[in-house]
Context: one part of a larger RNA
Molecule: small-subunit ribosomal RNA, 5' domain
Organism: uncultured bacterium
Order: sequence, then C1' cells, then structure tokens
RNA sequence: GAAUCAACGCUGGCGGCGUGCCUAACACAUGCAAGUCGAACGCGAAAGGGGUUUCGGCCCUAAGUAGAGUGGCAAACGGGUGAGUAACGCGUGGGUGACCUGCCCUUGAGUGGGGGAUAACGUUCCGAAAGGGACGCUAAUACCGCAUAACAUCCUGUCCUUGGAUGGGUGGCGAUCAAAGCUGGGGAUCGUAAGACCUGGCGCUUGAGGAGGGGCCCGCGUCCGAUUAGCUAGUUGGUGGGGUAACGGCCUACCAAGGCGACGAUCGGUAGCCGGCCUGAGAGGGCGGACGGCCACACUGGGACUGAGACACGGCCCAGACUCCUACGGGAGGCAGCAGUGGGGAAUUGUUCGCAAUGGGCGCAAGCCUGACGACGCAACGCCGCGUGGAGGAUGAAGGUCUUCGGAUUGUAAACUCCUGUUGAUCGGGAAGAAUAUCUUUGGGGCUAAUACCCCCGGAGGAUGACGGUACCGGUUGAGGAAGCCCCGGCUAACUCUGUGCCAGCAGCCGCGGUAAUACAGAGGGGGCAAGCGUUGUUC
Repeated sequence: GAAUCAACGCUGGCGGCGUGCCUAACACAUGCAAGUCGAACGCGAAAGGGGUUUCGGCCCUAAGUAGAGUGGCAAACGGGUGAGUAACGCGUGGGUGACCUGCCCUUGAGUGGGGGAUAACGUUCCGAAAGGGACGCUAAUACCGCAUAACAUCCUGUCCUUGGAUGGGUGGCGAUCAAAGCUGGGGAUCGUAAGACCUGGCGCUUGAGGAGGGGCCCGCGUCCGAUUAGCUAGUUGGUGGGGUAACGGCCUACCAAGGCGACGAUCGGUAGCCGGCCUGAGAGGGCGGACGGCCACACUGGGACUGAGACACGGCCCAGACUCCUACGGGAGGCAGCAGUGGGGAAUUGUUCGCAAUGGGCGCAAGCCUGACGACGCAACGCCGCGUGGAGGAUGAAGGUCUUCGGAUUGUAAACUCCUGUUGAUCGGGAAGAAUAUCUUUGGGGCUAAUACCCCCGGAGGAUGACGGUACCGGUUGAGGAAGCCCCGGCUAACUCUGUGCCAGCAGCCGCGGUAAUACAGAGGGGGCAAGCGUUGUUC
C1' cells in the first nucleotide's frame, strides 16, 4: 500500500447493489417450513334456513359438502450446518468384460377370468392421557390364486468378439414368472335399464433403446510433527459357501504366511474439499465467508424397515443425557429449516408481506401446498453514485491569533447582491415486471363411422401484482434540513503562541518532557481524507 463475514472510538444527509452468529454442532417458549389427488375406493356430518309437531321430535335443504379413513404419488428434492473426516473424502483423468435407475422420451406386445379380506363405520370394553383391545359390516387402481406370454432365469448345444467370457448372436425337449381400472363422446343394431358395441384421453403389465441421475474401481494430486520407527490375525493371499444392483475379507469355514514402512508406514496434531477469493510485476504466499459443484451430519450412539432411490433433519425401533406432562400406572420432545428467546461473546437483523414472478410436489384440469423463492424491514458492514450550493463581492468589516506594535493572518472567507433547485418537504399523475398454463370465441389440421369428444397449430378477447400509490414524471417551496475525523519532530504533506516543568503526559520506530517543548495539554493557523475518519485484530 492493498484486502476484510470484522470489532471499537468520534461523527453521520440520500440512493442503488450486495453482505450480516467467524464464539456454544449450547439449550430452546411460540408460530409457520410437505403435501396433494373425489377422473382409484367405501363412508359421511353440523351450524344456518324452510316445513310440521302430541313440543319429545320428524322431514327438506345446507350436501354427497366439511371431514376422517383405505389407496396412489411426493415426502431421498428443496432448505440448514461444517461437528466428524488426512480419506478414492475432494479435484482431475480414466474404467465398469462387475452394476442400478421411479417420473420423462422413442418403440414392440398385452390389459382375459376369478377369490378372500380389511380400515373407515357400528356396538362395546380398558386407560388420567398418549393410546389400545374385542365383536359385526363394507369398497377399490389395496391384497391373492388361475389363464396367456415374448424377454429373462434354470438346463443343454453351437458360433462370434477378446489377452481372457461371466459379453453378444443363434437353436432345443422342458420348467418358473404379468396386469387395473378410471373417464369423455356417440349414428345405426341389441337391451326395460345398466350396458353391450364403436371411438378418444389418462392409466396398468412386460420387453428394447435413450436421456438425465447414481453405485463401485483405478492412475495422479491433496497440511504439520521423526522430541512418533516400526505397524498389522480378517491382518495379506487362496479355495468352498453366503451376501449385494454389482466386484471385492464385504461376511464366514478351512488352508498358506503373508501385507505395509526412511520414496516416512504406524501414531499424534490440525482441517470439510474444489471452482474460486485476497495479495503480488510474476513466481509464490494466505484464505475457502457470500454464489456454484461434491462430501459429511441432523440431541448423542447403534439398528434396520419402506421404497426406483434413505440406513432417512421436520419417519420408525433400541440405549443414553436433558426437558416437559402425569391420576405415579405411564407418556411426549429434538430449530445445524424461517423468524424468534436465553446463554456465550468485541460482535452479527423482523416472532413482516406474498405465492404476482421463477422453480418444485400432487392433480386430466381448475387448483392446493411451498419461511425454496420474490419482496419489504434493520445495520455506513462493504462497494458504487450524489449532495451539503453557484457566480459576483475589499472599508481587505468585526472578532480571534500572532506581532519587531508598523502590521501580518484567518480572507472572497463572511456580510451583501444576483441565481440554481440535485436532494429534502409537499401536491398531482403513475409504471415495467404479465403472458403463458388456463377460460371464452373462432380458423385450419389430426383421430374417427361421425359435423361428438379429444389432441395439435394459429387469430381475437377476458382474468391475474406481494412489492406499491413504490420506481419514475410534473408542479410548488425555499440556500433553506445535510461535515466530520485524523494528523502537523524525522520517516511523512502540514508551525506558531500559551500552560506544564523527567511532573502531567506522548509514542508505529527513532525517541520527546528536568523553565522559552514546532514531539505533552489548549488555542490560532495549516495538511490529509471525507459520510466518513482513525484505532485494533488478521492476510499478502
């Protein structure tokens, strides 16, 4: 000098864009942060309103609504944190002849016919509660057989590629393995009707391919300490078996005695890694906050279940610590989500608004949910921009300071005159972000027996804004509301007076102060930076 997730002191006008618990991965009150689908399924209120009544009630409507339940998909994403980890964790380049992949895209085939349950519900019992038991009823795209079946698997030949078949192709007597319906429209024909039948859409089952995502393996790179020199029994390898989507001591039985290490094993310390950021001419050094990628974690430790995907932050089970409720028998909880509280600390914000936009989940859709996100708020915490006025104005006013008492300086500075109107205040106008999905209408095309329905493309129109009456624009007003901080001995830009008298004090280094201190304190003057200026910490 530059930089900073900064803090402290003095000071503080505005705007834009960013950033904001680095400490206790300490403990958490309260609210919200993951739901959705009635076009999978059965059930099904009440208030209110109306009618009637023997005043007990009953009926209609509200309404097949609210609601819970079965079922499907999502909840493994998104959001947070950096405790652990020196590791194939990360980065980079490869491998998978050792693998998986829901939703999505392309493409082939199929979707036949049956069965038994169960929640909700009803009755009832236990419990303070959390919750649980018994009996009875019922549905499905829930569950289970059967049929058909390519692929696949098993068995058995053969060919090809290759260093090597566990890969690929082809053949065979066989064996095993699927499925679910919902919804829109319809001219004939059948049918009392439901429907059959025809035809769309969404699904379902099973193959093949793809995209995107992931698992595993390997080469190289990845901090300090030798005042850590030896480490290792599932240890190193083999065989058989098991397990996994998959290779493998991943696990197991047996066999062998190996494996690593001064090219630093083992042990100890420290640490999430990277893109990047800071500094520097560069080489290098330091850092990894915000944003993006990967990893790990979710009160502490362990475990599996479900699932395409988890060993799962707002799921389950066990143990532990802590907190809370309790009728003492027993239960409930997990902010390192967004706000917020206590605590720690030099120190870090609102218990705000909205789903209008972008994105995500579910749904045919309308839509619902979304503390992701978009906004607003607080903080000079940072960067950038703007302002605090401009021009004229000499009796060089007054006052202050210094003085050699002549004057010098503050100083065109002020007063005063003429302007301007950034910003502020106030009044008025007033956005872009929003056109898609969707709705209405219309034209063309596809599907079709069809001018229905549905789908695709296009035109016109309608609706939708948290921010926000905000940004911005215009009018009015009036220099009016808006400058400080540090320094002045040398380094280093800027000097005198007074006070003090090795005292009080200053100080980054050298050093100042013991009676004329440009170094302390005050004043005048000056220098520097400026809504900041200094100090401290840290890095180069």